[in-house]
RNA sequence: AUGGAUCUUCGGGGUAAGGUGAAAUUCCUGACCGGCGGUGAUUGUUAUCUGCGGAUAACACGAGCCCGCGACUCUCCAGUCUAUCUAACGAUGAGAUUGGCGACUGAUCUGGUGAAAUUCCAGAGCCGACGGUAAAGUCCGGAUGGGAGAAGAUCAAA
Repeated sequence: AUGGAUCUUCGGGGUAAGGUGAAAUUCCUGACCGGCGGUGAUUGUUAUCUGCGGAUAACACGAGCCCGCGACUCUCCAGUCUAUCUAACGAUGAGAUUGGCGACUGAUCUGGUGAAAUUCCAGAGCCGACGGUAAAGUCCGGAUGGGAGAAGAUCAAA
C1' cells in the first nucleotide's frame, strides 16, 4: 500500500420582483437550484529534465442533461414479529418489518479550438418521485427516516 472484519463521524440546493384571482412561493411573466461514483484536454501548484519553445510526473480542481448508482413506488423470493384458523403439529399470507434479485428511474444541441471534447470556450435549449394544497424541481409532509458514498479509527492474516 491492497483486500477483509468491526466501529465512529459526515453525507442536498433553490421562486427575488411583478400579474390575475376570494384563494396560487402551485397558474402567467420572470427568478433560482444541481446528491454520489466513473470518464475527462481546461486550469493551478510542486518536482524533475531542458535545446528555454517546452516536456514529463505527482497532487488539487474538473459533466444536472455521456456511463453507472442513490432516494420514491411496485412485483417476486427468503426471514422475523403480529393477527386469524387449529387440540396440537402446523396452515393462511391479512398487517408490519428486514434482506436479496428485478421492474420503474428525467433532460443537449449548435458553433469554435484541437490529434482527440455531448466534459473546455461561446450561444441557445431542456429536465427534476410520491401525498397535501388553486395545478409545486424550490412550500408543507412521510423524513429527528433512508441513502449512493466520503473520511477516519481499531483488529487479524498474507

FMN riboswitch aptamer (RFN element) from Paenibacillus apis, 158 nucleotides, folded computationally. The prediction has a mean pLDDT of 78. Of the family's consensus pairs, 100% are formed in the model. The RNAcentral record of the sequence draws on Rfam.